Context: one part of a larger RNA
RNA sequence: GAACGAACGCUGGCGGCAGGCUUAACACAUGCAAGUCGAACGGGUGUAGCAAUACAUCAGUGGCAGACGGGUGAGUAACGCGUGGGAACAUGUCCUUUGGUGGGGAAUAACUACUGGAAACGGUAGCUAAUACCGCAUACGCCCUAAGGGGGAAAGAUUUAUUGCCGAAGGAGUGGCCCGCGUUGGAUUAGGUAGUUGGUGAGGUAAUGGCUCACCAAGCCUACGAUCUAUAGCUGUUCUUAGAGGAAGAUCAGCCACACUGGAACUGAGACACGGUCCAGACUCCUACGGGAGGCAGCAGUGGGGAAUAUUGCGCAAUGGGCGAAAGCCUGACGCAGCCAUGCCGCGUGAGUGAAGAAGGCCUUCGGGUUGUAAAGCUCUUUUAUUAGUGAAGAUGAUGACUGUAACUAAGGAAUAAGGACCGGCUAACUUCGUGCCAGCAGCCGCGGUAAUACGAAGGGUCCUAGCGUUGUUC
Numbered sequence: 001g002a003a004c005g006a007a008c009g010c011u012g013g014c015g016g017c018a019g020g021c022u023u024a025a026c027a028c029a030u031g032c033a034a035g036u037c038g039a040a041c042g043g044g045u046g047u048a049g050c051a052a053u054a055c056a057u058c059a060g061u062g063g064c065a066g067a068c069g070g071g072u073g074a075g076u077a078a079c080g081c082g083u084g085g086g087a088a089c090a091u092g093u094c095c096u097u098u099g100g101u102g103g104g105g106a107a108u109a110a111c112u113a114c115u116g117g118a119a120a121c122g123g124u125a126g127c128u129a130a131u132a133c134c135g136c137a138u139a140c141g142c143c144c145u146a147a148g149g150g151g152g153a154a155a156g157a158u159u160u161a162u163u164g165c166c167g168a169a170g171g172a173g174u175g176g177c178c179c180g181c182g183u184u185g186g187a188u189u190a191g192g193u194a195g196u197u198g199g200u201g202a203g204g205u206a207a208u209g210g211c212u213c214a215c216c217a218a219g220c221c222u223a224c225g226a227u228c229u230a231u232a233g234c235u236g237u238u239c240u241u242a243g244a245g246g247a248a249g250a251u252c253a254g255c256c257a258c259a260c261u262g263g264a265a266c267u268g269a270g271a272c273a274c275g276g277u278c279c280a281g282a283c284u285c286c287u288a289c290g291g292g293a294g295g296c297a298g299c300a301g302u303g304g305g306g307a308a309u310a311u312u313g314c315g316c317a318a319u320g321g322g323c324g325a326a327a328g329c330c331u332g333a334c335g336c337a338g339c340c341a342u343g344c345c346g347c348g349u350g351a352g353u354g355a356a357g358a359a360g361g362c363c364u365u366c367g368g369g370u371u372g373u374a375a376a377g378c379u380c381u382u383u384u385a386u387u388a389g390u391g392a393a394g395a396u397g398a399u400g401a402c403u404g405u406a407a408c409u410a411a412g413g414a415a416u417a418a419g420g421a422c423c424g425g426c427u428a429a430c431u432u433c434g435u436g437c438c439a440g441c442a443g444c445c446g447c448g449g450u451a452a453u454a455c456g457a458a459g460g461g462u463c464c465u466a467g468c469g470u471u472g473u474u475c
Base pairs, nucleotide, nucleotide: 001475002474003473004472006471007470008469009468010467013347014346015345016344017343018342019340020339021305026303027302028301030300031299032298035064036063037062040061041060043058044057045056046055047054048053071258072257073256080183081182082181083180084179085178086177089175090174091173094171095170096169097168098167099166100165101164102136104134105133111126112125113124114123115122116121142151143150144149156163157162158161184230185229186228191221192220193219196218197217198216199215200214201213202212203211233255234254235253236252237248238247239246240245260281261280262279263278264277283294284293285292286291311337313336314335315334319333320331321330322329323328350380351379352378353377360371361370362369363368386411387410388409389408390407394402419464420463421462422461423460424445425444426443430459431458432457433456434455440447441446
């Protein structure tokens, strides 16, 4: 000098764009953050109707989605990440092609009755539907095969035109796996390793593989740093620098890991699943003491910690996502608004004229000098602010949270708007008074003991400016 997710002190007019718990992965009151489909299904309730039925709504069965989106960085020195390759894989939804969709059965929730429990939640008996479940039939492509053969599917709905369902092949995109290279410090850590290293066979997986197991062999890693230990999410990037390098990894984007702590599987195309299940633990809460409930590292918000970091806001109008044929519903993703000079950028706090160089202040050699065209005065302007009016774009036909916002027009009036640090040298900027090694200053050198340009004040000056300084950190 530059930079910052900064903090502190003094000060503070406006706008645009961004950013905002770096600390306790500490504990959390309250509300919201994942639902949707009646064009899969039976029923309850309500309304209309004499009824058939229609509409609305509710819980349930069923489907799809809750594996995305959002958060955090605890763990991890690792094929975790980055980069470049590879073969033994999977893939819901989507696209293309092709073939099929026949005929049956048994249940069950809801509901009804009885009943247990304080509650959470159940139990028994009975009734019922389906795109829920199970056989049978069929099988060009599919799978297994000892090549003889064997095995395996479907679901319908309605407004009659669509849309579903099943098998197979291909694609797209996505994911799983393997390998080369790169990826912090410590030797005051030198040996480490028995599923360990390899083989055969088997099991397991979507798939390769000690992934697991049986047997066999005795290997494997290591001063080119194994093992141990400390620290740490990685990258694109960011800061600095002429560059090389050094430092960092906030926001945004990609990947990974985690979801009170530890473990486990279930369902599923996909999870070993943040707002799912089970077990154990700590903690908090309810309880009729028998037993139960919970998980903000989602958005707000609270306590606590801290130098320090915001609203318990509005809206689904846009973009995107889930469900649905659609209307639509849901969406603290997102779009906006609120708070904060936290940063960057822009604008303003007036312009011109004005010498009797006014008054006042300060200095003075008492002549004067300086503040200083500065003020006043005169002539103008109205950015901003205020008031009034008009009023978008963002929205393809409709639909605007923002919002009567941005912008435009008019009105009046200099009106509403300047501070901070410094002035011995480095380093731009000097005098007087006070103080008297005191009080104090200080980044380094150093000032202060009676004329201090270095302390305190005043006048004057220098620098930056809605900021200016200080502290911290990096180069």